[in-house]
Notes: Predicted 3D model of RNase P RNA and transfer RNA as a complex of 439 nucleotides. It holds a member of the Rfam family "Bacterial RNase P class A". Its mean pLDDT, the model's own confidence on a scale to 100, is 77.
RNA sequence: AGCCGGUCGGACGGCCGCGGGCGGUUCGCCGCCUGAGGAAAGUCCGGACUCCACAGAGCAGGGCGCUGGAUAACGUCCAGUCGGGGUGACCCGAAGGAGAGUGCCACAGAAAGGACACAGCCGCGGUCGUCGUGGCCGCGGCAACGGUGAAAUGGUGGGGUAAGAGCCCACCGGCGGCCGGGUGACCGGUCGGCCCGGUAAACCCCGCCCGGAGCAAGGUCGAACAGGGACGGACGCGCAGGCGUCCAGGGGUCGCUCGUCCCAUGUCCCGGGUCAGACCGCACGAGGUGCCGGGCAACCGGCAUCCCAGAUGGAUGGCCGUCCCCCACCUCGGGUGGGGACAGAAUCCGGCUUACAGACCGGCUU
RNA sequence: GCCGGAGUAGCUCAGCUGGUAGAGCAGCUGAUUUGUAAUCAGCUGGUCGGGGGUUCGAUUCCCUUCUCCGGCU
Numbered sequence: 001a002g003c004c005g006g007u008c009g010g011a012c013g014g015c016c017g018c019g020g021g022c023g024g025u026u027c028g029c030c031g032c033c034u035g036a037g038g039a040a041a042g043u044c045c046g047g048a049c050u051c052c053a054c055a056g057a058g059c060a061g062g063g064c065g066c067u068g069g070a071u072a073a074c075g076u077c078c079a080g081u082c083g084g085g086g087u088g089a090c091c092c093g094a095a096g097g098a099g100a101g102u103g104c105c106a107c108a109g110a111a112a113g114g115a116c117a118c119a120g121c122c123g124c125g126g127u128c129g130u131c132g133u134g135g136c137c138g139c140g141g142c143a144a145c146g147g148u149g150a151a152a153u154g155g156u157g158g159g160g161u162a163a164g165a166g167c168c169c170a171c172c173g174g175c176g177g178c179c180g181g182g183u184g185a186c187c188g189g190u191c192g193g194c195c196c197g198g199u200a201a202a203c204c205c206c207g208c209c210c211g212g213a214g215c216a217a218g219g220u221c222g223a224a225c226a227g228g229g230a231c232g233g234a235c236g237c238g239c240a241g242g243c244g245u246c247c248a249g250g251g252g253u254c255g256c257u258c259g260u261c262c263c264a265u266g267u268c269c270c271g272g273g274u275c276a277g278a279c280c281g282c283a284c285g286a287g288g289u290g291c292c293g294g295g296c297a298a299c300c301g302g303c304a305u306c307c308c309a310g311a312u313g314g315a316u317g318g319c320c321g322u323c324c325c326c327c328a329c330c331u332c333g334g335g336u337g338g339g340g341a342c343a344g345a346a347u348c349c350g351g352c353u354u355a356c357a358g359a360c361c362g363g364c365u366u
Numbered sequence: 367g368c369c370g371g372a373g374u375a376g377c378u379c380a381g382c383u384g385g386u387a388g389a390g391c392a393g394c395u396g397a398u399u400u401g402u403a404a405u406c407a408g409c410u411g412g413u414c415g416g417g418g419g420u421u422c423g424a425u426u427c428c429c430u431u432c433u434c435c436g437g438c439u
Stems, first nucleotide, its partner, number of pairs: 001365008010323007018035007037342001041353002044351005049214004056258004061210005066080005081095001082093004096205002101203002103199003118146001120142009154172006173195001175192007218280004222275001227270005232247006249263004287306008324340007367438007376391004385422001393409005415431005
């Protein structure tokens, strides 16, 4: 001068105030305990939980995409492979398939797909002309060299040829076969014929995953109010209440089809009413800390120990003193003044992303 | 809490199977008029909200972020 990982993110005391719990009370209040975060945020993923059927089938739709592992699950994490960047520590990667098909590749350029010959090179013939090199026309061969482009049918070098060309050879790149290593992605070696654009964060194909809604889920209780509609029919049995069968119908949390379940003290729809009512859900959990064991690690297992916010217009704050850090000024061993980030629970948990003054620790590179 | 939409010139909006971004109004200059308005001719003006990625190339495709608007009990 950098790279990577981790921790903290003012400390202590006093006074006043607020939310929650427990206890006491002379019902006025008093005492004790407890009270934000690493992101509580964005709501971008994944789950738990609740209801719909126990979560079913097909289509449609959506997501993911190197390999192996971790996990409740993931688009997350760990270890590796390959590619790219950096002198390096290290960092980044939506990284399956373009030999299934379709589409697109502007401008420029001859040609942008199973393409093409503008300038050009070479041979033959004709014609014109010259001392000679040659000019023009026709037929044929070629793609090295020039020019265009982001990209032009492998690259470099040599041989070869009329000129050329994987036409031939060496090395490199790519493809295919075989052998060896690895669980695998892949790597190494060897042989072969000579070769086949890019784009899938375009449609698509392949593989895997996804039922829907969300704590305003869902449940119980009160208060208030006005009712209306749909849910069938036929046949048989029975005195009747009713029961059975068949064909329809209503409803069951995004779409379509099927399947399945419920159908009269019931379910659904419309209308009306409603206090922003009370309680449960709701704070013990994929929980924290320490030690030991397994594993490279993510993580897993065992033992011990701890209990850690629950509001509902929403508490977690303010002042003073001492100290710490930073800044400014001065009559510089001191004093005075100012400042200490981002932000802030609302069902819970695992991630990702974004914001963040500053301080500290560890490892590594040049 | 849940769901949906928008951001392009000073203002209102187009443009999206990726290929140099346009219209109307406004502004400026000139003509017309004694002068102004209207009219006619011409011109100026763009980080396509910010950042990153895919691609030869991004307003358009993907990710992330900011701001604004609307709906549901």